[in-house]
RNA sequence: UGAGAGCGCCGGACGGUCGCGUGCGCGGUUUCGGCGCAUGAGGAAAGUCCGAGCUCCGUAGGGCAGGGUGCCGGCUAACUACCGGUGGAGGCGACUUCAAGGAAAGUGCAACAGAGAUAUACCGCCCGCAAGGGUAAGGCUGAAAAGGUGAGGUAAGAGCUCACCCGCGGCAUGGCAACUUGUCCGCGCUGUAAACCCCACCCGGUGCAAGAUUGAUAGGAGGGCAUAUGUGGCUGCCCGUCACGCCCUCGGGUAAUCGCUUGAGCAUGCCGGCGACGGCAUGCCUAGACAGAUGAUCGUCCAAGACAGAACUCGGCUUACAGACGCUGCUCACAGA
RNA sequence: AGGGGUAUCGCCAAGCGGUAAGGCACCAGAUUUUGAUUCUGGCAUUCGUUGGUUCAAAUCCAGCUACCCCUGCCA
Repeated sequence: UGAGAGCGCCGGACGGUCGCGUGCGCGGUUUCGGCGCAUGAGGAAAGUCCGAGCUCCGUAGGGCAGGGUGCCGGCUAACUACCGGUGGAGGCGACUUCAAGGAAAGUGCAACAGAGAUAUACCGCCCGCAAGGGUAAGGCUGAAAAGGUGAGGUAAGAGCUCACCCGCGGCAUGGCAACUUGUCCGCGCUGUAAACCCCACCCGGUGCAAGAUUGAUAGGAGGGCAUAUGUGGCUGCCCGUCACGCCCUCGGGUAAUCGCUUGAGCAUGCCGGCGACGGCAUGCCUAGACAGAUGAUCGUCCAAGACAGAACUCGGCUUACAGACGCUGCUCACAGA
Repeated sequence: AGGGGUAUCGCCAAGCGGUAAGGCACCAGAUUUUGAUUCUGGCAUUCGUUGGUUCAAAUCCAGCUACCCCUGCCA
C1' cells in the first nucleotide's frame, strides 16, 4: 500500500410558520371548544418464530395420541436461535460454520444400471470323466459391492496368518464433562432417523377483543330438537368431573372507567467473570391512542438521508436497510528500513 | 389476536423420495377445392423463492414472498 477478519456506534442537523395526540395549569361554558407550558416511534416499532410476566378458565385429574428439546459445561425470571468449550466441515490465515443422541433394538427404503444392493457365483480361477463342489483375489455397473497396501500361505483363494495404515469397541491416562492421548486386548459392522421408530428430559388451555368495575336497551318474538347416547366448560379420542336445556331465524344493544405503562427499566462509574452475565453506587422518568397523534411547508448546511410507524409489557431470534464513523498486542500478500 | 390452507406449461390440473401424467389452448404435418371436425407429432430445463438433509427433492425440513379461508362482544 492492497485485500481481508472480528467487534461497536449512528442512521440527517439547526431554525421559522401552520397543524395533531397526551399531561398539567388558567379562565369560560351551548359537556364542548379556547389560551399557555411540557412532552410525543425504532434498530428493527416488522415477521409473530421461540421463551416469560400478567390474565382468566371449575385445581389444572388419569390414559392414549400429539408436540418440543437432543455433543458438554455455564448464564438467565425463562427459553435457545445466548456465552464458553469439544468434535466435524470450510479457509494459506485472522476466523467462520454445523437440526451434532441412537443404524452394535426392530421395521421400511436404496430407482436406473449391474451377475449381485445387504445380499450375490454371471464371466473367471481351482478340484472333478461327469454330476457337482470350493472360491469374494480379477472383470462390469453404480452414490454405495464383505476394511486398504505388501508379503506369506493355498488345489485355487480368503484377516486364513504377519507388518504398516484406517475405522469401531475395551482398558489406561488427562479433563467437572463432551472428549483427548496412549496401548495393541478384541473386532471389520453399507447408507438413510429433516423414513417409521427407540432412548432421555419437558409440555393444561387462553390471549389485553385477556380480564375487572359500572351504565343504557326489549334477558323480546317465531320455529325446530330434547329430558341424556344432549350442549358447554378454548386443539384430537376415551374415562373422570362441574355447570346447564340446546340450535336456527328475526328483533334490540354495542357506551364509560380501569387494565395502560415505574419496568426482570434506562444512563454513567467501579468491582467479579475469557464471556453470556452478575453485584454495588449515583442519577433519570422517557408515547399511551381507541377510527387511532407523532405531520406539512420554508430557509441554511452536509456525507444529500435507506428500511420502515408503537397499540398489554419484556428477553431472544429471523427478515428489510442508502450511507457514515470508530476500535483491535488481529490475518495474509507485496514493497521498504 | 389465534388457527388452517394454497402456489406445478398461457388456463384447469395429476404426481407426495427415483428424475414431471392428462385435458383445453398454441405450433407443425396429414386428410379437404378451402375451412371446421378427425388423425399424427411437438411444446415445463428456476415445480413461488432462498438454503439445508439425502446417492437422488416438485415431494422431506427451515427461512422468505404472494394469495385465500375460519374463529373470537352483551342479552